[in-house]
RNA sequence: GUCCGUAUAGCAUAGUGGUAGUGCAUCCGCUUUACACGCGGAAGGUCCUAGGUUCGAUCCCUAGUGCGGACA
Repeated sequence: GUCCGUAUAGCAUAGUGGUAGUGCAUCCGCUUUACACGCGGAAGGUCCUAGGUUCGAUCCCUAGUGCGGACA
């Protein structure tokens, strides 16, 4: 330099056009003399950025940025 993949909650990860989910972690409650485990609940997301398509975009298109890979 060319090409490919990827970017979603603190971390990991699902989500192929119609309300953004799960696990761990965090907080609260139950349980315990207490802690842990277990059970129930809650909070936490400008879905990388900008633009476009669409009635409607995490999802499709274009460009950019970060990360990873292949080739040279």

A computed fold for a 72-nucleotide RNA from Epichloe festucae Fl1, annotated as transfer RNA. Rfam family: tRNA. The sequence is in RNAcentral, with records from GtRNAdb. The same sequence occurs in records of 2 taxa. A source record names the gene tRNA-Val-TAC-1-1.